A computed fold for a 72-nucleotide RNA from a soil metagenome, annotated as transfer RNA. The sequence is in RNAcentral, with records from MGnify. Rfam family: tRNA.

RNA sequence: GCCGGCAUAGCUCAGUGGUAGAGCAACUGAUUUGUAAUCAGUAGGUCCUGGGUUCAAGCCCCAGUGCCGGCU
Numbered sequence: 001g002c003c004g005g006c007a008u009a010g011c012u013c014a015g016u017g018g019u020a021g022a023g024c025a026a027c028u029g030a031u032u033u034g035u036a037a038u039c040a041g042u043a044g045g046u047c048c049u050g051g052g053u054u055c056a057a058g059c060c061c062c063a064g065u066g067c068c069g070g071c072u
Base pairs, nucleotide, nucleotide: 001071002070003069004068005067006066007065010024011023012022013021018055026042027041028040029039030038048064049063050062051061052060
């Protein structure tokens, strides 16, 4: 230099154009003599950035940034 993959909650990851989710973690309550475990609930997101397509974009297209891999 060229090619490909990935970027979504604090962490690990789903989400194949139509309301953004799960597990773990956090917080509150119940239970317990108390803690843990268990049960119930709550909160937490500019979906990497900018632009485009579309009635509608996390999803499709273009460019950029970062990380990983391959080729030379």